A computed fold for a 72-nucleotide RNA from a bacterium, annotated as transfer RNA. The sequence is in RNAcentral, with records from ENA. Rfam family: tRNA.
RNA sequence: GCCCCUGUAACUUAAUGGAUAAAGUAGCUCUCUUCUAAGGAGCAAAUGUAGGUUCGAUCCCUACCGGGGGCA
Numbered sequence: 001g002c003c004c005c006u007g008u009a010a011c012u013u014a015a016u017g018g019a020u021a022a023a024g025u026a027g028c029u030c031u032c033u034u035c036u037a038a039g040g041a042g043c044a045a046a047u048g049u050a051g052g053u054u055c056g057a058u059c060c061c062u063a064c065c066g067g068g069g070g071c072a
Base pairs, nucleotide, nucleotide: 001071002070003069004068005067006066007065010025011024012023013022018055027043028042029041030040031039048064049063050062051061052060
């Protein structure tokens, strides 16, 4: 340099064009407990960036950025 795969919450995964983006773990608050752990209730937290297609994009297309792999 070229090609392929990949990017959603702190982490691990859902959502195959139509809702308010859904869970688990972790975090915080409350509760329970003599205390801790476990249990119960709740809260916060995300679509890599910029364009395009579309009535509508996490989803399709392009470029760039990050990660992984292959060739040279």